A computed fold for a 364-nucleotide RNA from Georgenia sp. X1117, annotated as Bacterial RNase P class A. Model confidence (mean pLDDT): 77 of 100. RNAcentral holds the sequence, with entries from ENA. It is recorded under the gene name rnpB. The model forms 97% of the base pairs in the Rfam consensus.
RNA sequence: AGAGUCGGCCGGGCGGCCGCGUCACCCGGUCACCGGGUGCCGAGGAACGUCCGGGCUCCGCAGGGCAAGGUGGUGGGUAACGCCCACCCGGGGUGACCCGCGGGACAGUGCCACAGAGAACAGACCGCCCCGCAAGGGGUAAGGGUGAAACGGUGGGGUAAGAGCCCACCAGCGCCGCGGGUGACCGUGGCGGCUCGGCAAACCCCACCUGGAGCAAGACCAGACAGCAGGCGUUCGAGGGCGGCCCGUCCGAUGCCUGCGGGUAGGUCGCUGGAGGCGUGCGGCAACGCACGUCGUAGAUGGAUGGUCGCCACCGACGGCUCGGCCGUCGGGACAGAACCCGGCGUACAGGCCGACUCUUCCG
Numbered sequence: 001a002g003a004g005u006c007g008g009c010c011g012g013g014c015g016g017c018c019g020c021g022u023c024a025c026c027c028g029g030u031c032a033c034c035g036g037g038u039g040c041c042g043a044g045g046a047a048c049g050u051c052c053g054g055g056c057u058c059c060g061c062a063g064g065g066c067a068a069g070g071u072g073g074u075g076g077g078u079a080a081c082g083c084c085c086a087c088c089c090g091g092g093g094u095g096a097c098c099c100g101c102g103g104g105a106c107a108g109u110g111c112c113a114c115a116g117a118g119a120a121c122a123g124a125c126c127g128c129c130c131c132g133c134a135a136g137g138g139g140u141a142a143g144g145g146u147g148a149a150a151c152g153g154u155g156g157g158g159u160a161a162g163a164g165c166c167c168a169c170c171a172g173c174g175c176c177g178c179g180g181g182u183g184a185c186c187g188u189g190g191c192g193g194c195u196c197g198g199c200a201a202a203c204c205c206c207a208c209c210u211g212g213a214g215c216a217a218g219a220c221c222a223g224a225c226a227g228c229a230g231g232c233g234u235u236c237g238a239g240g241g242c243g244g245c246c247c248g249u250c251c252g253a254u255g256c257c258u259g260c261g262g263g264u265a266g267g268u269c270g271c272u273g274g275a276g277g278c279g280u281g282c283g284g285c286a287a288c289g290c291a292c293g294u295c296g297u298a299g300a301u302g303g304a305u306g307g308u309c310g311c312c313a314c315c316g317a318c319g320g321c322u323c324g325g326c327c328g329u330c331g332g333g334a335c336a337g338a339a340c341c342c343g344g345c346g347u348a349c350a351g352g353c354c355g356a357c358u359c360u361u362c363c364g
Stems, first nucleotide, its partner, number of pairs: 001360010012312007020042002023039007044335001048346002051344005056214004063247004068210005073087005088102001089100004103205002108203002110199003125144002127140005152170006171195001173192008218269004227260006239251004276295008314332008
């Protein structure tokens, strides 16, 4: 200099005018409110999708079995997770690094398209060998061909030709040891039969996890109304709660269910300070944890957080000049947007900044 990998961060700034919302104060009124004025504060890195996990709230927390759903290498982190970190194994890359939907296919069932002779306790299409004049028959998985996949590889013996048929070495599988590691696993020695396909995001098996509903949760205040008909039932119990079912258990009587009809649809709380941010130190490879210090204002409810102008900064085009730059004119700035609150993941995004590392080439 060129090409690349990984991680982190920003997401315009200041001011004027007009406008909107909560709250506080002041003034006025027809006073749970309305109007006016002043002041403070007023979206994001994803506030988004609502895909996971929790807090919180209610269901009277009594459980057991079945069913259903989820997770899936190992160790750790965390309130928890399907998240994060480190490592192992497999795959890709020269490399930094990246990817894995990573338990079990000797418990069982099932599937393996097309091509191909044959696709799962293999299989004779061509070839090779033997018999035969020939047609054909038999042997053969070494060679060819098909396929995603064809029942180990190399060499030798053996044979009519061949074949783990036999032998040596190698690969793989299983069993028994030894060494290292918390572990997944790695290294190594011996023995064995000689070789055993893949798919579990097919059913299934194994291990572990999971109660339901959600802030329209839920609590309180105020306020309105009109009942009628039918059914079931009162220790022979309707109906309801405890997760979908069963068992079990609890509540249970002017009660429950269905239909028609009637009525209300206002306010307050929950409501924002939290597993919180930042800094320093210590522990840890890291995720993260601990200690100390420090910081602190969205809470709307038909739902506010906007518009416009000026200056500066940034980017682009064009023109000029005293040309590593400066000046002028014109234009541009994304994705999106709180609604109980957090931790993640995923997705969208104009433009820009920083750090670490790798490969190639050149110079010293």